[in-house]
Background: RNAcentral holds the full RNA, with entries from ENA. A computed fold for a 321-nucleotide part of an RNA from a Candidatus Peregrinibacteria bacterium, annotated as large-subunit ribosomal RNA, domain IV.

Context: one part of a larger RNA
C1' cells in the first nucleotide's frame, strides 16, 4: 500500500452523475389489520401492529394440539444457522418469454389479439439445373406474405404523383405474316434483294377503383365600443390543407418556457397552460389494472457513502535469511 473481512463516538446521503457499494429491515408461523386503484382474479406476504421459552392447574381434542388462568428465569424465549427493505409518484413496454457466446438485458425483438393481401389444391411460396421435395399426408374456421402488437376508447382527410387491381372500346407497340410494289438475275419459269397498306401480344397511354398501399395533411391580410385577442371576412395556392386525442413530450430551438407543487435553496421531477422550431391516429392515438435485474423523481428506515478517518484479522506486497 493491494485483496477480502470486522467495529466504530456525534450526526444520517452532507458523499456521488445518481445511496454505486455497504448497511437495514422482514423471513417460516399464530393472531390482529391492510389504501389507492383494478379487467374484481387482483394490487397483498400490501403497508402496520402483537405473539412466540420454561412449570403448574383448567377447558376443548383419541394422540399429535389448541384456548384460558397463575407462575419463573435470561441481555436475549423464530435464543444458533438459513431467510424479501418498505412506500409514493412517472415515462416506455401489456403480460411469462427471446437476444449482441467474449464491454449493450434493454423502451429492442417475440406474443396473444388486429387488419390488409394472396392462395381453389397438380393451392399460393420456398428449396433445385432438373427429377424431386417442403407447404401437407394439410384445403379458406386452411397455407404463405406484409404491418400492427393485450385489453379499452377511437383510427379524421387526400387517390395528384408512385404501387395495386379492375377495364371485350380507342391510340401506340415487336418477331411474324401479308395485297400490292420496285431492283438484280434469267429465253422463261424462277430464284434472290429491298420497300410495304393491312393483320399482329403483353407492356406503356387511357378510363375508373385502391391508404391498418408507399406516402401527404398551406401561405398572406384585414376584422370586436379599453387593451389583447379573434368566432367572421378577404385572397393566393393544393391532390387534400392535421380531424379526435395529447402536447416544453424517449418529441421543444429558443430554454433552467411560464405559473403551480415538492426543497432553506430543484437545469431533474410532478400538475397545469399551448407561441406543436419539428406530436398525432395500426411506421397506429390516447388511456390502462397486473407485470420488469428497466429509466426518471421523492420519502421512510438504515448505514463508514460521506463529516474524518481509526483500530482489528486473514492473504499477498515488502525486510532479513
Nucleotide at each position: 500500500c493491494u485483496a477480502g473481512c470486522g467495529u466504530a463516538a456525534a450526526g444520517g446521503a452532507a458523499c456521488u452523475c445518481g445511496g454505486c457499494a455497504a448497511a437495514a429491515a422482514a423471513g417460516c408461523g399464530u393472531c390482529c389489520g391492510u389504501a389507492a386503484c383494478u379487467u374484481u382474479g387482483g394490487a397483498a406476504u400490501a403497508a402496520g401492529g402483537a405473539c412466540u421459552c420454561c412449570c403448574u392447574c383448567c377447558g376443548c381434542u383419541u394422540u399429535u394440539g389448541u384456548g384460558g388462568a397463575g407462575g419463573g428465569c435470561g441481555c436475549a424465549g423464530c435464543g444458533a444457522a438459513a431467510g424479501a427493505g418498505c412506500c409514493c409518484a412517472g415515462g416506455c413496454g401489456a403480460c411469462u418469454g427471446u437476444u449482441u457466446a467474449u464491454c449493450a438485458a434493454a423502451a429492442a425483438c417475440a406474443c396473444a389479439g388486429g387488419u390488409c393481401u394472396c392462395u381453389g389444391c397438380a393451392a399460393a411460396c420456398u428449396c433445385g439445373u432438373a427429377a424431386g421435395a417442403g407447404g401437407a399426408a394439410g384445403u379458406a374456421u386452411a397455407g404463405g406474405g406484409g404491418c400492427u402488437g393485450a385489453c379499452c376508447c377511437c383510427u379524421g382527410c387526400c387517390c395528384a404523383g408512385u404501387g395495386c387491381c379492375a377495364g371485350a372500346a380507342g391510340g401506340u407497340u415487336a418477331a411474324g405474316g401479308a395485297a400490292g410494289u420496285a431492283g438484280g438475275u434469267g429465253c422463261a419459269a424462277g430464284c434472290u434483294u429491298g420497300c410495304g397498306a393491312c393483320c399482329a401480344a403483353a407492356g406503356c397511354c387511357c378510363u375508373g377503383g385502391u391508404g391498418a398501399a408507399c406516402g401527404g395533411c398551406g401561405g398572406c391580410c384585414g376584422u370586436a365600443a379599453c387593451u389583447a385577442u379573434a368566432a367572421c371576412g378577404g385572397u393566393c395556392c393544393u391532390a387534400a390543407g392535421g380531424u379526435a386525442g395529447c402536447g416544453a413530450a424517449a418529441u421543444u430551438c429558443c430554454u433552467u418556457g411560464u405559473c403551480a407543487g415538492g426543497u432553506a435553496a430543484g437545469u431533474u421531477c410532478u400538475g397545469a397552460c399551448c407561441c406543436g422550431c419539428a406530436c398525432g391516429a395500426a411506421u397506429g392515438g390516447g388511456g390502462u389494472a397486473a407485470c420488469g435485474a428497466u429509466c426518471u423523481g421523492g420519502g421512510c428506515a438504515c448505514u463508514g457513502u460521506c463529516u474524518c478517518u481509526a483500530c482489528g484479522c486473514u492473504a499477498g506486497a515488502c525486510c532479513c535469511g
The organism belongs to Candidatus Peregrinibacteriota, within Bacteria.